Small-subunit ribosomal RNA, 3' major domain from an Elusimicrobiota bacterium, 477 nucleotides, folded computationally.
[in-house]
Context: one part of a larger RNA
Parts: sequence; structure tokens; C1' cells
RNA sequence: UGACGGGGGCCCGCACAAGCGGUGGAGCAUGUGGUUUAAUUCGACGCUACGCGAAGAACCUUACCUGGGCUCGAACGACUGGUAGUAGUCCGAUUGAAAGAUUGGGCGACCCGCAAGGGAGCCAGCCGAGGUGCUGCAUGGCUGUCGUCAGCUCGUGUCGUGAGAUGUUGGGUUAAGUCCCGCAACGAGCGCAACCCCUAUCCUGUGUUGCUACCCGCAAGGGAGGACUCUCAGGAGACUGCCGCGGAUAACGUGGAGGAAGGUGGGGAUGACGUCAAGUCCUCAUGGCCUUUAUGUCCAGGGCUACACACGUGCUACAAUGGCGUACCCAGUGGGAAGCGAAACCGCAAGGUGGAGCAAAUCCUCAAAGUACGCCUCAGUUCGGAUCGGGGGCUGCAACUCGCCCCCGUGAAGGUGGAAUCGCUAGUAAUCGCGGAUCAGCACGGCCGCGGUGAAUACGUUCCCGGGCCUUGUACA
Repeated sequence: UGACGGGGGCCCGCACAAGCGGUGGAGCAUGUGGUUUAAUUCGACGCUACGCGAAGAACCUUACCUGGGCUCGAACGACUGGUAGUAGUCCGAUUGAAAGAUUGGGCGACCCGCAAGGGAGCCAGCCGAGGUGCUGCAUGGCUGUCGUCAGCUCGUGUCGUGAGAUGUUGGGUUAAGUCCCGCAACGAGCGCAACCCCUAUCCUGUGUUGCUACCCGCAAGGGAGGACUCUCAGGAGACUGCCGCGGAUAACGUGGAGGAAGGUGGGGAUGACGUCAAGUCCUCAUGGCCUUUAUGUCCAGGGCUACACACGUGCUACAAUGGCGUACCCAGUGGGAAGCGAAACCGCAAGGUGGAGCAAAUCCUCAAAGUACGCCUCAGUUCGGAUCGGGGGCUGCAACUCGCCCCCGUGAAGGUGGAAUCGCUAGUAAUCGCGGAUCAGCACGGCCGCGGUGAAUACGUUCCCGGGCCUUGUACA
């Protein structure tokens, strides 16, 4: 100087408390451990691994296994030698699961040069190739975490033999090393804040595909209009600016006025010096090592989907604030051409036929919870839907291992879950549906978004966890 303390003081954070909903019990989905296996490819392991890399494992992917092949190789460069119906292209045959191997026939070139020849191509050899092989403890880059925490440093000066200190400590204050005051310090940098984006109010401009106070029309729509909603640009607005009180007359705190919004309005992007030899050599790049008729590469099939178990993360429930039936109402983000696909018709349905319209504020893409009425009356039930049987649909070369969906039947466990444990402070939690990426197909359940309905509670900081500043002890570095 740090680090540590079941030392002290001060202060924060859904850290506790106060509250609401869960997890831990059940079934299923998914990841992991373990076990099994020819293989169940690899990585990730407290917080910071475990719905993680996977924003799509039937083949492919694929890195694994079994078997069958190839050897200048699936792609490329250099050198040496060879090759002439050559390169290329088309049609075959045999064998085979395919890859490949063997083989027959047709057409048939290009550039330089008069030619010889040279080049390109092809064949052989050789130097490079190739490797998701090893080392993340050789590395770059990127990322997680402490932590959006308020810290981390430097120049000069001063103090100290020196390590170093001071500044950065102190008194207040703040979300903040934020600001004020003081001070052997005076300044400065990286961080904080602001500048950026979205959102909340208003104004101006813009009016099509949007809007409708007006007219026509049964409607679709047409005309007219720019008021309103909305769209996209530009601007205004919030600054403790104003007032009272407190305070050191300061910073600031507190109350009020006005205001759509008030003291950082709400949200996002933004992550200092560093820590964990944290993670990644399976994105990529790269040193070293290893491999070279194989650890490369091609193909078929299998595996990654196994199942006595154990754990994590989720979904659906256990019902009446509910389930079912009929009718009716209201979103927003987005996506769409090898695409989205309307009406109409067929089918109980999945779906099929169909093809209008749409490169889309124009066309397509059902909102659900909710409301009204009716049934169910506390029951393993009209709860719950696992599992299994049968029949069908779709994608795709192909759904046996191993896809999704529909219909009929079957109807399991489950009666609110031990110890323990998680999230959340407001348009939040809870709850309801919708969209998208990936994608031939495959997501009720994961992920990323979107809107609808919409709470309760916070006395307080003693305690648990994490963190910041000062101080103290130390035999630790």
C1' cells in the first nucleotide's frame, strides 16, 4: 500500500422487511449429470454451466459410430515430366446401398505462331494442401462477471531515507469523486451527467394507400375537404426557472403555484482502471505440437431422440373469480413473390379445390381475456388432460428408428405441494392473446418483440446477501 476480521462508524441495492405470484409435490416439454451404447460428437460447471453455443439434429446439418470407397485428394498455387480425337459435353453398359470402380459410343474445341513449337486443359510425380486433431495455461478478436457500482489515475508542487502519501481526506449534499465550503495543494484525464434514440403535451408544414365534420351510392367505393385521428419532417416545452420554509448567506432539501409532464418525467443505447491464468483454438484469425493411402475426403445406414435414476429451467393443471355452448365488441408490433393468399365450393376437422388482390398505411395475415344468455353444483366431476388404440391430413426423394396437425375412442397422475427457494416497487407483478427470426416441414411449451386487462405493499435498516467511503487490528501478500 492492499487484502481480510463472527472490529467500529456512515451509506446504498427487491438485500431484508411489507405485499403479490411462483418453484420445490403431479403429468409433460427441454437442458444437464449418471448409466447404457458400436456411437449415444464436442464445448459450457457456484453466483457468472444446466430452454446455454442450437434463431429449427428424419437425409443434409454432423463434427460421432459401423460398413463400403478415394489418394494431388471436395477447392487452390508453384515446379518437373508426359499426353493428341485432347479438354469439354451428350447417351449408355456391367457391378454396387450409394459413393465409386470397370467399360462402350456420338459430337467436339480455345490462345500465340507461317511452321516447328509453346500456352491452356488433362495424366503422373513432387513442394505446398486438408484436419470441427491438441494446447483458451502460448495468443488476437469477441464475450460473461463484479457493475451503471462510483470509482480508477496522471502532471507539477509539497511531505517522507524509502515503499509511498497528499490531491481523492474533512463538514454538508447528491442517483453519482454530483455539487458547495474548507484544506499544501493547484490543475487535468478515463468514468458520472449531458449531447443520441423511443415515449408523454403542443405548434408549423405534409396530406396518399391514411382520416371524415360534407355530398352521392344498398354496398364496394366515388367526389369534396385538411378540421380531427394518424403519418413523416422541423420546432416549442422542464431549467429547481418562480414563490414560501429549512440550511452556512452555499450546495442542496422540503412544500406550493403554473403545467401534458417536476426535480434524472418513463424507457433504451452507452459498461472507467481492472478482477476471475473466467469463457471461446467447434464462428473467425493465429504461434507451437501432432496427422498425411489418414486424425484428410466421398457415400449408405445408424447415432446425437437410448433410460433404473438425480438436478436445473419451463408448460399444463389440480377447478365454480371455474369448465362448456351460442351470440356480440375492441389492439399493436411485424411478415409476405420459389411468397402472403381473399371470396366461393368440398370436408366434422386437419386440410383440399380455387385463384381475386398484393413487391403492399392500398391486398393477405380470426386477437384472446371480456360482455350477454344458457347448462354444469363440488364430484377425481361437463375438472384435468398424460398415455394408448384406430382412422385421416400436410411437408418432403424419404416420416420405422425419429416430424407436425386433425377426428373418433381411451381417459393416468393430480384435492395447492416438506425442508428449502425465486421474481417483482407501476402501466410494474399477475393474467390474456398476437407477431417474428431460424425454417421444405417441425415451437401450446424456448427465444426476441407487441399490444389488451391490470393490482397489493414498502413501518423501517436490527438481521441475511452483495457493494461504496472513512477508520481500526493483523504473525497474510

Its mean pLDDT, the model's own confidence on a scale to 100, is 84. The sequence was found in a public genome assembly.